Model confidence (mean pLDDT): 77 of 100. A computed fold for a 126-nucleotide RNA, annotated as Glycine riboswitch aptamer. The model forms 90% of the base pairs in the Rfam consensus.

């Protein structure tokens, strides 16, 4: 000098599933002479119930890898028996858009795993 991964920022893309029901309760509107009354509202908030989604986050795990000694089991030893040796077994580690649905979500908006452009950072490899 070259400049891989990872990370950060801006921008673009980005799925699924009830604007569910009941009650409490405040407020708005209408009715009324006026209301603490009546009617009414995809309304703030709260409680309960049922249905559903998986792509924030979280949890689970396949192969593989680790696995001292003892033990069990299989093989070898071996024609028979034993030592020895090897495999498997507890356990640990172990990915995802898989699984679970704790959390989150189920009009729009927001959020959103992940993908891409650009910039910054970074400094693998030769």
């Nucleotide at each position: 000098g070259u400049g891989a991964a990872a990370g950060c920022a801006c921008a673009g893309g980005g799925a699924g599933a009830g604007a569910g029901c009941a009650c409490c309760g405040g407020g708005a509107g209408c009715a009324u002479a006026g209301a603490c009354u009546g009617c009414c509202c995809g309304c703030a908030g709260g409680u309960g119930c049922c249905g559903c989604c998986g792509a924030a986050g979280g949890a689970g795990u396949a192969a593989g890898c680790c696995g001292a000694a003892a033990c069990g089991u299989c093989g070898u030893g071996a024609u028979u028996c034993a030592a020895g040796c090897g495999g498997c077994g507890a356990g640990g580690u172990g990915a995802a858009u898989c699984u679970c649905u704790c959390a989150g979500g189920c009009a729009a908006a927001a959020g959103g795993a992940c993908c891409u452009u650009u910039g910054c950072c970074g400094g693998a490899c030769g």